Transfer RNA from Candidatus Riesia sp., 80 nucleotides, folded computationally. Its Rfam family is "tRNA". It is annotated as a transfer RNA. NCBI's taxonomy places the organism under Bacteria, Pseudomonadati, Pseudomonadota, Gammaproteobacteria, Candidatus Riesia.

RNA sequence: GCUUGUAUGGCGAAAUUGGUAUACGCGCACGACUUAAAAUCGUGUCCUACGGGGUGUUGGUUCAAGUCCAGCUAUAAGCA
Repeated sequence: GCUUGUAUGGCGAAAUUGGUAUACGCGCACGACUUAAAAUCGUGUCCUACGGGGUGUUGGUUCAAGUCCAGCUAUAAGCA
């Protein structure tokens, strides 16, 4: 330099093939249980000016984009 893949809450990740973004698990916080703890159970856990906004980033297509297209960034593999 060329080719291909990947990028979604604190972490791993789902989203049924374009139609409600955060399911499920882990972690964390608070509570219940316990003499106390572990285990277990319950509630909460992106941002917000509460109107909304948010899928690496900037654009495009579309009534509608995490999903399709293009550029860029980061990263992994392969080729030279």